This is a predicted structure of a 60-nucleotide RNA (Fluoride riboswitch aptamer (crcB RNA motif)) from an Actinomycetota bacterium. Taxonomically the source falls in Actinomycetota (Bacteria, Bacillati). Model confidence (mean pLDDT): 82 of 100.
RNA sequence: CCGGGCCUCGGCGAUGGAGCUCGCCGCAACCGCCGCAGGGCUGAUGGCUCCUACUGAUCA
Numbered sequence: 001c002c003g004g005g006c007c008u009c010g011g012c013g014a015u016g017g018a019g020c021u022c023g024c025c026g027c028a029a030c031c032g033c034c035g036c037a038g039g040g041c042u043g044a045u046g047g048c049u050c051c052u053a054c055u056g057a058u059c060a
Base pairs, nucleotide, nucleotide: 009026010025011024012023013022016051017050018049019048020047021046032041033040034039
């Protein structure tokens, strides 16, 4: 100097916050899908729960 493993720590998982859990990464993980294009579609989660925002329906 290069590569690998383990521990600790930190970060990330398409739009906000929190808890739990799973996976991934160590400057990398990550940065949604369809369509030639114009343009179109789903969702605040990786998953579960709660809050906030947004959307639809009904009632007062």